[in-house]
RNA sequence: GGGGCCAUAGCUCAGUUGGGAGAGCGCGACACUGGCAGUGUCGAGGUCAGGGGUUCGAACCCCCUUGGCUCCA
Numbered sequence: 001g002g003g004g005c006c007a008u009a010g011c012u013c014a015g016u017u018g019g020g021a022g023a024g025c026g027c028g029a030c031a032c033u034g035g036c037a038g039u040g041u042c043g044a045g046g047u048c049a050g051g052g053g054u055u056c057g058a059a060c061c062c063c064c065u066u067g068g069c070u071c072c073a
């Protein structure tokens, strides 16, 4: 220098027909329990890496950039 993959909640990750942003763990409140733990219910928490484009509509499609892993040279 070139190719491929990855970037979504505090952490680990789902999210393929382009239209609802989600799960587990963690966190908060409440209930059960004598208490701890545990279980259940409810809730808070998001610049979908950044910018631009296409589209009525983009986490998802296209281009560029940044960072990580990997292969080739």
Base pairs, nucleotide, nucleotide: 001072002071003070004069005068006067007066010025011024012023013022019056027043028042029041030040031039032038049065050064051063052062053061
Transfer RNA from Candidatus Oscillochloris fontis, 73 nucleotides, folded computationally. Its Rfam family is "tRNA". Rfam classes the family as a transfer RNA. Lineage of the source: Bacteria > Chloroflexia > Chloroflexales > Oscillochloridaceae > Oscillochloris. Model confidence (mean pLDDT): 81 of 100.